RNA sequence: UACUGUGAUAGAGGUGCGGGAAUUAUCAGUACGUAUUCAGAGUAGGUCGGCAAUGAUGAAUACGGAAAGGAAUAACCGCCGAAGUAUAGGUAAGGGACCAAUUACUUAUACUGGGACUGUAUUUAAGAGAUGCAGUACUGUCACCUUUUGUAGGUGGAGCGCUAUCUAACCA
Numbered sequence: 001u002a003c004u005g006u007g008a009u010a011g012a013g014g015u016g017c018g019g020g021a022a023u024u025a026u027c028a029g030u031a032c033g034u035a036u037u038c039a040g041a042g043u044a045g046g047u048c049g050g051c052a053a054u055g056a057u058g059a060a061u062a063c064g065g066a067a068a069g070g071a072a073u074a075a076c077c078g079c080c081g082a083a084g085u086a087u088a089g090g091u092a093a094g095g096g097a098c099c100a101a102u103u104a105c106u107u108a109u110a111c112u113g114g115g116a117c118u119g120u121a122u123u124u125a126a127g128a129g130a131u132g133c134a135g136u137a138c139u140g141u142c143a144c145c146u147u148u149u150g151u152a153g154g155u156g157g158a159g160c161g162c163u164a165u166c167u168a169a170c171c172a
Stems, first nucleotide, its partner, number of pairs: 007166005014080001016079004022073003032064007042051002045099004083112011113139002116136008141157006
């Protein structure tokens, strides 16, 4: 100097939210490997390719034998739309290639104040956990009403909320 008012700064909710590492249990005597035997044609979600009667897939016995994901504990770190979910789009990843699926990140829109419990559905190895829906009481906040005006009670709303301070505009 210009623009903006859903402005700036700082806070509160509590069994508060999230993250990475460590340890532990589970995953599991599972996958997988080796040896023997049986059996006999296909083999990853699909296509191509590769492998395969010098035995694919599978089963039994014996000997070895994981990991990822998820969970718990206390500490550490970042925080109070913390964070989560759904839909659509984009980018990256891994098998030999492509597609699909999955995972991570990101953009847009919508919903949820918060945790707990119960039921149900999905996910998962799982009676753990997570997520969606419904319900129950609890709790924080604001508005209105009532009240024994000290504190309590009732109804309702949502975080683009609430509290404190500053600031712009307007009014007194």
This is a predicted structure of a 172-nucleotide RNA (Lysine riboswitch aptamer) from a Clostridia bacterium.
The prediction has a mean pLDDT of 76.
It matches the Rfam family "Lysine riboswitch aptamer". Rfam's curators write: Riboswitches are metabolite binding domains within certain messenger RNAs that serve as precision sensors for their corresponding targets.
The sequence was found by an Rfam model in a public genome assembly.
Lineage of the source: Bacteria > Bacillati > Bacillota > Clostridia.